Predicted 3D model of a 350-nucleotide part of an RNA (small-subunit ribosomal RNA, central domain) from an uncultured bacterium.
Context: one part of a larger RNA
RNA sequence: CUGGGUGUAAAGGGAGCGUAGACGGCUGGUCAAGUCUGAAGUGAAAGCCCGGGGCUUAACCCCGGAACGGCUUUGGAAACUGAGCAGCUAGAGUGCUGGAGAAGUAUGCGGAAUGCGCGGUGUAGCGGUGAAAUGCAAAGAUAUCGCGCAGAACUCCGAUUGCGAAGGCAGCAUGCCGGCUCCACACUGACGCUGAGGCACGAAAGCGUGGGUAUCGAACAGGAUUAGAUACCCUGGUAGUCCACGCAGUAAACGAUGAAUGCUGGCUGUCCGGGGGGACUGACCCCUGGGUGGCGAAGCGAAAGCGAUAAGCAUUCCACCUGGGGAGUACGCCGGCAACGGUGAAACUC
Repeated sequence: CUGGGUGUAAAGGGAGCGUAGACGGCUGGUCAAGUCUGAAGUGAAAGCCCGGGGCUUAACCCCGGAACGGCUUUGGAAACUGAGCAGCUAGAGUGCUGGAGAAGUAUGCGGAAUGCGCGGUGUAGCGGUGAAAUGCAAAGAUAUCGCGCAGAACUCCGAUUGCGAAGGCAGCAUGCCGGCUCCACACUGACGCUGAGGCACGAAAGCGUGGGUAUCGAACAGGAUUAGAUACCCUGGUAGUCCACGCAGUAAACGAUGAAUGCUGGCUGUCCGGGGGGACUGACCCCUGGGUGGCGAAGCGAAAGCGAUAAGCAUUCCACCUGGGGAGUACGCCGGCAACGGUGAAACUC
């Protein structure tokens, strides 16, 4: 390389939109580029291979054949791929009527808690721990009551619940806005799927400018512990945590499982729809569509396990792997204000 693989052994891109490209539903004509087939030309010789022959044999040499995987011209075939034409509705989409939701974004509002300020009551401790101490407190703390201010987060409801492509999203109200889904009908007529590059999104920490700072809290200081204690525990506490705008672009970004489509026994819970039975409503029962869980047939798997939300059976496209260490390092290039990110070796060694 071929091949074989990618949940846990090396390996699914963090996730989307989408360019080129690859692949692509049903029916009927047409063409004949791919494909198949006939003929012709070419494919030098030597060599290789097969058969035979000549030197005593072999090497060596000679003869014949095959092969030369190919290309060109020309005559045909039309199932499949392709091209073009006409049509279809099962894929995809649009409209109408409904539905659910912590999807996003902006503005406003709310109560509890925390801290602080002022005042009242009140007096000797409070706080903290394994035990203590640092710390706070007669300049009146802690506790408690009243008033006020500030910032951040939203108890219960709350749940294998819901929504979102992922990251993620939870007090209440309103505006704007994205997606999803059910039923019945109408319409378009393959408009689809995937997607190298590319573009935009992307937790936390971090960076820039400006604001804000209640709580918590890297660094730091002190108190303890200890042989030591640059820690674990305690008292404080700066950056940060919050907001606006900009950058950064990484995570055990996880279901450690790429996306799409079709097919393949069942049982059971739950969320959101639709239909029917229940004489009307309802509990309840049945059918059906879309999600989200549990258990399991077959099958798969090294096993544990997976099992219609597949890790089963198939197809299409992309990404990735190819012994461990060296190393996600060096160098180069690209990006970034920087931190660093992306791409990504080798020597050597086992």
It matches the Rfam family "Bacterial small subunit ribosomal RNA". The coordinates come from a structure-prediction model, not an experiment, and the mean pLDDT is 90.